The RNA shown here (small-subunit ribosomal RNA) has 1406 nucleotides and comes from Bradyrhizobium elkanii.
[in-house]
RNA sequence: AGCGAACGCUGGCGGCAGGCUUAACACAUGCAAGUCGAGCGGGCAUAGCAAUAUGUCAGCGGCAGACGGGUGAGUAACGCGUGGGAACGUACCUUUUGGUUCGGAACAACUGAGGGAAACUUCAGCUAAUACCGGAUAAGCCCUUACGGGGAAAGAUUUAUCGCCGAAAGAUCGGCCCGCGUCUGAUUAGCUAGUUGGUGAGGUAAUGGCUCACCAAGGCGACGAUCAGUAGCUGGUCUGAGAGGAUGAUCAGCCACAUUGGGACUGAGACACGGCCCAAACUCCUACGGGAGGCAGCAGUGGGGAAUAUUGGACAAUGGGCGCAAGCCUGAUCCAGCCAUGCCGCGUGAGUGAUGAAGGCCCUAGGGUUGUAAAGCUCUUUUGUGCGGGAAGAUAAUGACGGUACCGCAAGAAUAAGCCCCGGCUAACUUCGUGCCAGCAGCCGCGGUAAUACGAAGGGGGCUAGCGUUGCUCGGAAUCACUGGGCGUAAAGGGUGCGUAGGCGGGUCUUUAAGUCAGGGGUGAAAUCCUGGAGCUCAACUCCAGAACUGCCUUUGAUACUGAAGAUCUUGAGUUCGGGAGAGGUGAGUGGAACUGCGAGUGUAGAGGUGAAAUUCGUAGAUAUUCGCAAGAACACCAGUGGCGAAGGCGGCUCACUGGCCCGAUACUGACGCUGAGGCACGAAAGCGUGGGGAGCAAACAGGAUUAGAUACCCUGGUAGUCCACGCCGUAAACGAUGAAUGCCACCGUUUAGUGGGUUUACUCACUAGUGGCGCAGCUAACGCUUUAAGCAUCCCCCCUGGGGAGUACGGUCGCAAGAUUAAAACUCAAAGGAAUUGACGGGGGCCCGCACAGCGGGUGGAGCAUGUGGUUUAAUUCGACGCAACGCGCAGAACCUUACCAGCCCUUGACAUCCCGGUCGCGGACUUCAGAGACGGAGUUGUUCACUUCGGCUGGGAUGGAGACAGGUGCUGCAUGGCUGUCGUCAACUAGUGUGGACAGAGGGUUGUUUAAGUCGGGCAACGAGCGCAAGCCCCGUCUUUUGAAGCUACCAUUUACAGGAGCACUCUAAGGUGAGCCUCGGCAAUAAGCCGCGAGGAAGUGGGGGAUGACGUCAAGUCUUCAUGGCCCAUGGUACGCACUGUACACACGGACUACAACAUGAUUGACAAUGGAACGCUAAGGGGCGACCCUUCGCAAAUCUCAAAAAGCCGUGUCAUUUAGGAUUGGGCUCUUCAACUCGAGCUCAGGAACUUGGAAUGGCUAGUUAUAGUGGAUGACCAAGUCAAGGUGAUUACGUUCCCGGACCUUCUACACACCGCCCGUCACACCAUGGGAUUCGGUCUUACGGGAAGUGGGCGGGCUAACCGAAAGGGGGCAGCCGGCCACGGUAGGGUCAGCGACUG
Repeated sequence: AGCGAACGCUGGCGGCAGGCUUAACACAUGCAAGUCGAGCGGGCAUAGCAAUAUGUCAGCGGCAGACGGGUGAGUAACGCGUGGGAACGUACCUUUUGGUUCGGAACAACUGAGGGAAACUUCAGCUAAUACCGGAUAAGCCCUUACGGGGAAAGAUUUAUCGCCGAAAGAUCGGCCCGCGUCUGAUUAGCUAGUUGGUGAGGUAAUGGCUCACCAAGGCGACGAUCAGUAGCUGGUCUGAGAGGAUGAUCAGCCACAUUGGGACUGAGACACGGCCCAAACUCCUACGGGAGGCAGCAGUGGGGAAUAUUGGACAAUGGGCGCAAGCCUGAUCCAGCCAUGCCGCGUGAGUGAUGAAGGCCCUAGGGUUGUAAAGCUCUUUUGUGCGGGAAGAUAAUGACGGUACCGCAAGAAUAAGCCCCGGCUAACUUCGUGCCAGCAGCCGCGGUAAUACGAAGGGGGCUAGCGUUGCUCGGAAUCACUGGGCGUAAAGGGUGCGUAGGCGGGUCUUUAAGUCAGGGGUGAAAUCCUGGAGCUCAACUCCAGAACUGCCUUUGAUACUGAAGAUCUUGAGUUCGGGAGAGGUGAGUGGAACUGCGAGUGUAGAGGUGAAAUUCGUAGAUAUUCGCAAGAACACCAGUGGCGAAGGCGGCUCACUGGCCCGAUACUGACGCUGAGGCACGAAAGCGUGGGGAGCAAACAGGAUUAGAUACCCUGGUAGUCCACGCCGUAAACGAUGAAUGCCACCGUUUAGUGGGUUUACUCACUAGUGGCGCAGCUAACGCUUUAAGCAUCCCCCCUGGGGAGUACGGUCGCAAGAUUAAAACUCAAAGGAAUUGACGGGGGCCCGCACAGCGGGUGGAGCAUGUGGUUUAAUUCGACGCAACGCGCAGAACCUUACCAGCCCUUGACAUCCCGGUCGCGGACUUCAGAGACGGAGUUGUUCACUUCGGCUGGGAUGGAGACAGGUGCUGCAUGGCUGUCGUCAACUAGUGUGGACAGAGGGUUGUUUAAGUCGGGCAACGAGCGCAAGCCCCGUCUUUUGAAGCUACCAUUUACAGGAGCACUCUAAGGUGAGCCUCGGCAAUAAGCCGCGAGGAAGUGGGGGAUGACGUCAAGUCUUCAUGGCCCAUGGUACGCACUGUACACACGGACUACAACAUGAUUGACAAUGGAACGCUAAGGGGCGACCCUUCGCAAAUCUCAAAAAGCCGUGUCAUUUAGGAUUGGGCUCUUCAACUCGAGCUCAGGAACUUGGAAUGGCUAGUUAUAGUGGAUGACCAAGUCAAGGUGAUUACGUUCCCGGACCUUCUACACACCGCCCGUCACACCAUGGGAUUCGGUCUUACGGGAAGUGGGCGGGCUAACCGAAAGGGGGCAGCCGGCCACGGUAGGGUCAGCGACUG
C1' cells in the first nucleotide's frame, strides 16, 4: 500500500459497485425450455340450420432442448497460453446451379377388452401427414479393377409466397496434430509389452496402436523420466523504481463437472445439469408385489462456519428459442429489497460576539487553560419534512423501474459525530488513584509511594460516517542477491589427485548466417492499465479515440563479436637432446649405539622411586661392574622458517626397479588447453579380520601414594596395541581454518637448486624455479593480507543463509563391526557470533612503595571492674550507627530537667509567630491561705498605674476574651534532597584545548630508558602547551640578629636576709620583624642530563630539617530528615494529638567486641629536687585556725607575665622482705563530708573494719621507626555535683630494621578473558518432581495405489440359426431386410489372496 474480509465501539444522506473464500454437505416449496393448427388426424367449447369457422386440449410430426445459467470436485495434461499445421465435419444463414416425379405399407391419438395400490401397462380393431418405405430421373456427386456401378425430394396455401431434395462455394462453430511456455519434492533413479516402430486390415467426420494380426526391439530419462504431494488455466488483480513476488473473487476467453461410477441412444452437434439404461449410497411413497427422486439454475431451508442477502417485480429494454406472423416462453436479462462490505460525493450550519461569563482542570495563589468556544445578536436552507409539477430511456405501439431522477414553493438551526492515540519509533502532557498489585505491550520495555507507559479526569494530536483490532499478500529485505550477496577469523573451500558429461577457451584468412542487429508483413480477443476528449450538477462510474500489450510466427537485409565448416600459424600445451638437486615411492640386503632378557665372574646390603613416601626388587646375592650370547624396535650427531611429494606424509647405509620437478639448447606436433557434477584412485592415528612377531613403551586392569573423596595428575607393575604380511575402515584443528588455472600490479634483504657475465676465485652482478621475513599502492568490519594476495581481472567447481534441537531422528547407500555418508521436522530462544576498545579481575608477568612482612620492645585474648553493643526482659526499657570505614560512637558528662519512651491527669487558635474584631487600661512581681500527686483552680494582702500627643482623640504597645486563616510534630522517606562528614588516601593520580592518526568505541599527550616522596625533574618521542592535584606559599618548633623592656630578668650597688630598694636591659624570657639551606662547594657514579652516594668540609640545622593545617576527578544509592534547611506523604479541626504542661517510674541478669586499672622489672614508710600548657568573679582562693580525712571557719590578694589553682610525679638516697604477701583492692558492713528543691531506686568523695578472683594468660590478633615506643604524674572543656572517657601540654627516655622471598593494601607498564551489578563475576553436569514436543514400539484401525485369480449389470461391436416378421424382389415357394433370443469378448462394481505407500491409536521406552 492492498483485501469478496471478520470482530469491537459508533452511525445522517445519495451515487456506483460487491456480497458462502467453509460442507462438489443434505435439501421442503415455487419457478428456471419451450414453441409451431401456414405439417396431420381427432376430442371438447362457442357461433352457425348446416357446410364450416374460431378458440382450446392431449397425441403423431417439425425445430429447439448440445445455447443461455451454475460450480471448480477432478486435472501437472496439448488442459491452458501463444504461434503454426493438414487428413475433417458443420443444422439454422448467404451465394450459385439443377430438381421438386410415380406409388405403397403402417403406428399413435381414438374405440373395445384387461392387469396394477400407484407408476404405468397388455391385447384386439380403425385412421392422417412435411412420419415411414419403394420405383423413376442425375448436370454436377460417391465408389471403381477405370470397364462400369450406386444414389434425392414434401408439401402447405389466403396464389403473395413459405418450404423440400442433389451439388458447389462462403461464413460461423467445432474435431485433430505440432514448436515453445506452464508448482514442489532425488529421504522418488530408473520407467515402459500396445510399450516404440513397420506391414496389412478394421474403425472414425478425419490423421493416428485408436483397435487387431504378424514382424522388429525398440521408446523415455540427470536438459529430471517414473512416483508422490498440491493446483482448474488465462486476459488480468495487488505490490514493487524496476526486475520480480504473491494471486486467479466480481467482468471476459478456454477447459472440466452435474449425487457416485459405467454405458450407449437420438441428433448437424451430446456420450447430454432440469433426456435414457445399469450399478452403488441416501431420501420419499407403498396395498410389500413394486415404484419415485437428484438446486454446483433463481429465491429459500437445515448444517458447517469468524462470516456473505429477498421463497420480490417485469419481459418495458438487450438478447435467446419456436412460429409466415400475431404472439408465446425466458429466475438469461433489466430493475427493486437487505448489508457502511468497498470506492466517490454531500451534510451535521455561516457571520459577529471579551466581562475573556459560569462550570471543569491546573496553579508558584499572581494567574493560566478549555476559549470566539458558549450564551446573545444577524443570516442561510445543502440534507430532511410538507405541497405541487414531472422526464429521457421508445424509430409505429408497448415503461417493471416509478409519480423515480429532476424542477418549483413553504416552514424552520431546525433531523444528523464518532473512534483511536498522546514514553521512543510517531504528530500529541499534566493532575489524581494504584504501589512488581491491578494492569499495559507492535519492538524496546512500563508498574516495587512523587508512573507524560496501568485506571480516571482535564487538555492535546490524528482520521472522520467512520475509527481501531485481528488475519492474509507484496514492500522495506541487497534477509536466495538476473538486475543485486558471500565463503582466513562472523554461516560457508570438498582431505587430496586423476578424469567423464558439461561450462569456458590463443593468432590469421575464407565461407555460412544459428545466436546478434535493422526494416517490412501477420498475430498479440474485448475489458483492464496509461494518454487525450465526452456524458451523468462534480467525483466515483460510463462512453469515444489513441497509445500500449515489452511476446510469437514470417520475410528481406547487415556480418563486428559468439557459433558452425574449411585452410593456415606458433607464443599456450606437449615431444627430443644435454645437464642437475632431492628423508619422492617399492623391494631386497646390511650396520653400530642403547634398552631388556639369559649365562658366567667380581662383590655386599641395600636398590628403585618421590615434593615426601610406599607398593616393588634384593642374603635363594639384588643395585653396581666385567665378558659372552639372544631378540625386537627405532635410527643420536649431520639437521637448517633446509629438501622432496597431489595430499596423507617421507630421515642409518648399500643395491635393483621406478614417478615427478628444475635449468640450458635445438628441432618437431600444431590449440592437442583450463576446470570438473557423477565416477575412480590415494588417504595420519585409532579400530576390525586372518597369520606371524613381541625388546622398549603402554589404553584397560592391579597395587602404592595424594585427597574431604581421587574411578585423575605422581610411583611400581602390566594386557590389547604399537612391528610384519594380506584384507577392511575412510575419518582428523586431514589447517595456510585461505579450491584449481591464467594474466597484470613498488621496493629491500635472507636462503635452496641451476645457468650466464665481470673477475679469476675471495667475491660481485643478472636471469629462472622454489622457500622465508619486512613493507608501498590496493583490499578488509577490524585483525590483518600484500608478485607464494585476502590486490586488479577472466573462467570452472564445492559450499553458506539467526542460535539451539542436530550433523541428530527416519529412510537410502557403504561396512564384519565400530560406524561413515546423504540428511530433516516438531518444539524453543531473542539472540548466538566476529574483530577491536576501555575498565575490572587472575593462586599471569615485570617494576616500585607502605609498621605490609621481617627484626625489636611493649600489649589484647585469661581475672576483676568501668563503659558501649547484641540478646533477653519489660507498660516502656526512646532513636540512630553494623567489615575495614558501628560498638568510651551521636553523648564536651540521663537523680528532676535533659527525654524523644511508658502510665496517669489537664488544655485546645494552643508553650511559640503574623493578621482581624470587641470591651478594657494595666500587665507583671512579691506574699498569705484553701483543695489537689502536681499542672492547675479558688480567695485575699501589698505597692505601682504604658508611650506619643497639635490635648481632640487617634496611633503605637501590653494584657484579656472571641472567630478563623493558621500554629505545631525528635512522625515516615538519607533510596526524593541541600548542607556537613567518613573511606579509598596525603595514594599520585584525574581532565580537557589545538593538532595527529583510527569508519567507530576510543588512542596519542600519561608510553619508553633513567630519576623522584611525587604525572618530581631531565633525555628521546606526533605531539605542543594547559588546568585541578604534587611541591611551594600559611602556622608552630629549632640558629643568629634588630626593636620593646612593664607585672619578666640580674652580670652591678647598698640596706641587709626581705612580704624588699636602687641601677641596668648584657643574658633568660616576652612578641613583632628580619636572617639562614640554594645539592652551594669537593670527590665518585650516571648518557656529559635530571639526579644519586660520601661517620667529606662548612653549618644551629643536610638533602622534603621536625610537626600541623591543607584531602584532585571520583567510588561506596556509605552516614545523617534526631544539629540545621527542605520536596512529598501522614497526624490534628474539637468527647480530644505524634502538640503543651505536670507528676511518677525505668534501663536488672547472662554473652561478644573495645577501654581502664591491677598482679614483686616492686610495694610501703621517711627524706626531698626539677616542668609546661592552661583556668579563674555564678570564680580561683593565700596565710592562719579546727578536723585522722573528705572538709569547715575566717578572710589577704586577683578580671590576672603581678594574686591564685599549684603539691608536679616518676627520679635520687636509705630500710624491710619473696609470701596470695606490707602484692591486689573487688565485694560487703559501720560512720561521715560536699553539691542539689531533692542523692531510696541513682552521684562523687573521706574514714574505720573486713580482704574476692588474679602468680603474665590457648587458638588468634592490634599499635609502634626517635624525642618515637614504654613509663610517670599535670591541665582544660562538658554552665550545681559527677571522668578509669576525651582533648591538650610538658618530664624521664629505649631496643631493632639483614632485607623485599612470602602475607595484606596500593601505583605504573604488559598480557589472557566467554567478566562489565565487573571474581562476592560468570558458569557446567548429575539427581528429584511436574509439564510440552518428538523418535522407537508388540499390536490395532483406516485411506490410497497396485498384482493375480474368479464372479460380472447395462451397453456395444462380433458370431449363431432353431423363433418372429407390414412395405422391397419373386407367379409361388421363398429371398433380402428387421426384431427378439443365445454365445463368447470388452467392462463398471463388488469378492478372495498378496504387495507398496501414507496417516491415526498404542503398554513401555530413548
Its mean pLDDT, the model's own confidence on a scale to 100, is 81.
The same sequence occurs in records of 2 taxa.
The organism belongs to Bradyrhizobium, within Bacteria.